[in-house]
Context: one part of a larger RNA
RNA sequence: UUGGGCGUAAAGCGCAUGUAGGCGGGCGACUAAGUCAGGGGUGAAAACCGUGGGCUCAACCUACGGCUUCCCUUGAUACUGGUCGUCUUGAGUACAGGAGAGGGAAGCGGAAUUCCCGGUGUAGCGGUGAAAUGCGUAGAUAUCGGGAGGAACACCAGUGGCGAGGGCGGCUUCCUGGCCUUUACUGACGCUGAGAUGCGAAAGCGUGGGGAGCGAACGGGAUUAGAUACCCCGGUAGUCCACGCUGUAAACGAUGGGUACUAGGUGUUGGAGGUCGACUUCAGUGCCGUAGCUAACGCAAUAAGUACCCCGCCUGGGGAGUACGGCCGCAAGGUUGAAACUC
Repeated sequence: UUGGGCGUAAAGCGCAUGUAGGCGGGCGACUAAGUCAGGGGUGAAAACCGUGGGCUCAACCUACGGCUUCCCUUGAUACUGGUCGUCUUGAGUACAGGAGAGGGAAGCGGAAUUCCCGGUGUAGCGGUGAAAUGCGUAGAUAUCGGGAGGAACACCAGUGGCGAGGGCGGCUUCCUGGCCUUUACUGACGCUGAGAUGCGAAAGCGUGGGGAGCGAACGGGAUUAGAUACCCCGGUAGUCCACGCUGUAAACGAUGGGUACUAGGUGUUGGAGGUCGACUUCAGUGCCGUAGCUAACGCAAUAAGUACCCCGCCUGGGGAGUACGGCCGCAAGGUUGAAACUC
């Protein structure tokens, strides 16, 4: 490579947009490139393969046949391709409705923690398994009034909603993306997607701000045989904002995307229809379960079932996601990614 695979055994790129390429709906006409058929040419010999033959067998020798993704020509037209016409169910556009923590910016609000000022008040507070470090007669803790500042938004809250994913939760305004349903229109305009491009939690980095609480590192108190920990008292980076970088994750449904088909039952979200009650239907989101699948666990219309199209990936364990080289990065490092050796 062929083959077989990728939820948990090795294996789905973190996610999207999209270039090349691959694949692509119904009907009709033309064409005849692929495809198929007839004829012709060529395919040297040896080798190779098949069937015979000769050395007592075999190796070896030998006869015949086969062996060309090939070319020319004459036809066939179901399928694929090409050209033209046409259709509406795939896809899209517009109008009318609808739900939403989807994104960006600005402004505002209350509760709480901390700190500061003032009042009341006095000897403790705090913390733990128990303590101690710590705070407090320079008046703490508690309580009342006032102020400052930063961060996060209790209840509502849901197996709920939105987003491609990461993710998104106080309120208002502005800008803005997507989705669902009905009707009309366009008429295959589609699917996937190597490269590429963009987005991408937390931590981390650069410059400048900010800093209430929390809190790596660090200091102290305990515990302990020790305690570079778990517990306690402090506490710097950081956590927050702006701009730029990093590009990783158990980035998980450990399950790539698309389309079609294949019993039911029961919740729930948002629509549409309904003699608005039963109920029907569309789009999501859960649970259970038939057939089927699976090594089992389990999956089961949100498939891991039945099929097709396209992409990515796997091929024993360790060495190793390491070394070297390339590319990227300010760095940390990322990405691509071996071998010797060993079991």
This is a predicted structure of a 343-nucleotide part of an RNA (small-subunit ribosomal RNA, central domain) from an uncultured Bacillota bacterium.